[in-house]
RNA sequence: GGACAGUCAUCGCCGAGUCCCCGCACGGCGCGAGCCAGGGGAGCCGGGGACCCGCCACAGUCCCCCUGGGGUGAAUCGGGUGCCCUUCACGCAGUGGAGGGAACCUGUAGGAGACCUUCCUGCUCCGAACCCGUCAGCUAACCCGGUAGGCGAGAGGGAAGGAAAGG
Numbered sequence: 001g002g003a004c005a006g007u008c009a010u011c012g013c014c015g016a017g018u019c020c021c022c023g024c025a026c027g028g029c030g031c032g033a034g035c036c037a038g039g040g041g042a043g044c045c046g047g048g049g050a051c052c053c054g055c056c057a058c059a060g061u062c063c064c065c066c067u068g069g070g071g072u073g074a075a076u077c078g079g080g081u082g083c084c085c086u087u088c089a090c091g092c093a094g095u096g097g098a099g100g101g102a103a104c105c106u107g108u109a110g111g112a113g114a115c116c117u118u119c120c121u122g123c124u125c126c127g128a129a130c131c132c133g134u135c136a137g138c139u140a141a142c143c144c145g146g147u148a149g150g151c152g153a154g155a156g157g158g159a160a161g162g163a164a165a166g167g
Base pairs, nucleotide, nucleotide: 011152012151013150014149018042019041020040021039022038027036028035029034043147044146045145046144047143048142053137068135069132070131071130072129077107078106079105080104081103083101084100085099086098087097088096089095090094110126111125112124113123115162116161117160118159119158120157121156
């Protein structure tokens, strides 16, 4: 000097996932201040839920045959490769058809990228997971729930309008 890994502090990013009080007198930790669990409030996010509106319910033609549907979230919809499982057929060391499973590669609706909003241009990254249980269009009143996690990549440039700071 460089690479990798970890810890603490600060700052920041994604996200609704933040702030305040009690807890501190009684649960856990700590010598202690205090921290955590837990409780309450505000803010924020989401779901359920009328009228009105929307959709459906009717008739004809064609097709299809018995398939759930819905929600949180940016996270949907395809293509390809070989592997495994089930089943069927055949001329049976196998071959072919149908269905399913996970993995990998690739594209994509969509989403994010350092004060905020909009637009143009360009690059990078993400494109997961879970819940309800046959039930949900919208929706005032009203009712219910959540307020977790993850990260340190920076790629910006231009235009307009704000905000803040300084003079």

A computed fold for a 167-nucleotide RNA from Streptomyces ruber, annotated as c-di-AMP riboswitch aptamer (ydaO/yuaA leader). Of the family's consensus pairs, 92% are formed in the model. Its Rfam family is "c-di-AMP riboswitch aptamer (ydaO/yuaA leader)". Rfam links the family to the GO terms cyclic-di-AMP binding and regulation of gene expression. From the family's description: This family represents a conserved RNA structure found upstream of the ydaO and yuaA genes in Bacillus subtilis and related genes in other bacteria. The ydaO/yuaA element is thought to act as a genetic 'off' switch for the ydaO and yuaA genes in its native state. It is believed that the element may be triggered during osmotic shock leading to activation of ydaO, a predicted amino acid transporter gene, and members of the yuaA-yubG operon which code for KtrA and KtrB K+ transporters. The sequence is in RNAcentral, with records from Rfam. The organism belongs to Streptomyces, within Bacteria.